Overview
RNAcentral holds the sequence, with entries from ENA. The RNA shown here (transfer RNA) has 72 nucleotides and comes from Buchnera aphidicola (Mindarus keteleerifoliae).
RNA sequence: GCGGACAUGGUAUAAAGGUUAUUACCUCAGCCUUCCAAGCUGAAGAUUCGGGUUCAAUUCCCGAUGUCCGCU
Numbered sequence: 001g002c003g004g005a006c007a008u009g010g011u012a013u014a015a016a017g018g019u020u021a022u023u024a025c026c027u028c029a030g031c032c033u034u035c036c037a038a039g040c041u042g043a044a045g046a047u048u049c050g051g052g053u054u055c056a057a058u059u060c061c062c063g064a065u066g067u068c069c070g071c072u
Stems, first nucleotide, its partner, number of pairs: 001071007010025003018055001027043005048064005
């Protein structure tokens, strides 16, 4: 230099155009327990950035940035 893949809470993940963006761990609060752990309930927390298409974009298109892989 060329090509490809990926980017979603603190971490890891699902969502394939349409209900309040899913689930697990972590964190916080409550219940339970003599206490702790475990268990149960609840809460907070996210779509890398800029445009485009669409009634509607995490999703489709273009560009940028970053990470990873391959080729030279």

The coordinates come from a structure-prediction model, not an experiment, and the mean pLDDT is 82. It matches the Rfam family "tRNA". By type it is a transfer RNA.